[in-house]
Molecule: c-di-GMP-I riboswitch aptamer
Organism: Planctomycetia bacterium
RNA sequence: UUACGAUAAGGGCAAACCCUGAGUAAUCAGGGGACGCAAAGCAAAGGGUCUUUGAGAGCACAGAGAAGUGAGUUCCUUAGACAACCUUACUGUACACAAAAAACAGCCUUACUGCCGAA
Numbered sequence: 001u002u003a004c005g006a007u008a009a010g011g012g013c014a015a016a017c018c019c020u021g022a023g024u025a026a027u028c029a030g031g032g033g034a035c036g037c038a039a040a041g042c043a044a045a046g047g048g049u050c051u052u053u054g055a056g057a058g059c060a061c062a063g064a065g066a067a068g069u070g071a072g073u074u075c076c077u078u079a080g081a082c083a084a085c086c087u088u089a090c091u092g093u094a095c096a097c098a099a100a101a102a103a104c105a106g107c108c109u110u111a112c113u114g115c116c117g118a119a
Stems, first nucleotide, its partner, number of pairs: 004117002012037002017032006035106001041112001043110001045109003048104002051101003056097001058095001060093004066088003072082003
């Protein structure tokens, strides 16, 4: 110096949970508290997870009753009126997708930095 990491020394960090505050949320900050950690130091670069938004198109359900068609009803007939079903468009909700913005470094990889020294 590199790798490695001990029931070593001196120290360090602090999960869950609780309190206070910030944020729509993920989450964060401070205090308490320790499950753990040799990089649990640092940086959101790649992957991942999570949150929010979400033009658009898809699908399901629901709603409203606009448009079209129109069985049928009314009618002596035509016209007219009413009108089920179906189709299209609309609105809302849920799901999944593209996209955008954020969060997480104690999920993995990566860049950089760093304490100690038994085998």